[in-house]
Predicted 3D model of a 74-nucleotide RNA (transfer RNA) from a bacterium. The coordinates come from a structure-prediction model, not an experiment, and the mean pLDDT is 81. Rfam family: tRNA. About the family: Transfer RNA (tRNA) molecules are approximately 80 nucleotides in length. It is annotated as a transfer RNA.
RNA sequence: GGGCGGCUAGCUCAGUUGGUUAGAGCGCAUGAUUCACAUUCAUGAGGUCACAAGUUCGAGCCUUGUGCCGCCCA
Numbered sequence: 001g002g003g004c005g006g007c008u009a010g011c012u013c014a015g016u017u018g019g020u021u022a023g024a025g026c027g028c029a030u031g032a033u034u035c036a037c038a039u040u041c042a043u044g045a046g047g048u049c050a051c052a053a054g055u056u057c058g059a060g061c062c063u064u065g066u067g068c069c070g071c072c073c074a
Base pairs, nucleotide, nucleotide: 001073002072003071004070005069006068007067010026011025012024013023019057028044029043030042031041032040050066051065052064053063054062
C1' cells in the first nucleotide's frame, strides 16, 4: 500500500426485506421475600446505534468518506 470482518446500554451480543416505542442476558438501583445474607420475584434507570455526509416520505439496516480494533496479502 491492497483486501476482508467488526464497532448497538457498564460488559457480552441480537436486531429477519428500510417502517409501529431500539432489545436480550449479565451487571446496577429500588421494593418484596429472610433475623440477616444469598437465591428468587417485581419494577426501574441506563443509548450521539464509532464519527461525518448522502439516498429516501422514513436509516441501527442502503451508499460514500474518516477513525479505531482484528485477520490476510504484498